The RNA shown here (transfer RNA) has 71 nucleotides and comes from a Candidatus Nomurabacteria bacterium. Its mean pLDDT, the model's own confidence on a scale to 100, is 81.
RNA sequence: GCGGGAUUAGUUUAAUGGUAAAACACCACCUUCCCAAGGUAGUGAUACGGGUUCGAUUCCCGUAUCCCGCU
Numbered sequence: 001g002c003g004g005g006a007u008u009a010g011u012u013u014a015a016u017g018g019u020a021a022a023a024c025a026c027c028a029c030c031u032u033c034c035c036a037a038g039g040u041a042g043u044g045a046u047a048c049g050g051g052u053u054c055g056a057u058u059c060c061c062g063u064a065u066c067c068c069g070c071u
Base pairs, nucleotide, nucleotide: 001070002069003068004067005066006065007064010024011023012022013021018054026042028040029039030038047063048062049061050060051059
């Protein structure tokens, strides 16, 4: 330099053109003499910038980071 893949909540994974799901974690309450465990409720995310579309996490282009291969 070229090609391919990945990027979603603090962490690990789903989703797929139509209001983004769950687990752990965090916070509040209940339970308990206290802690742990358990139950209920809540907060929080599509790497960034454009384009197509009535509508984009999803399709297209570019940038950034990481991984793999080739030279």
Source information: Rfam family: tRNA. About the family: Transfer RNA (tRNA) molecules are approximately 80 nucleotides in length. The sequence is in RNAcentral, with records from ENA. The organism belongs to Candidatus Nomuraibacteriota, within Bacteria.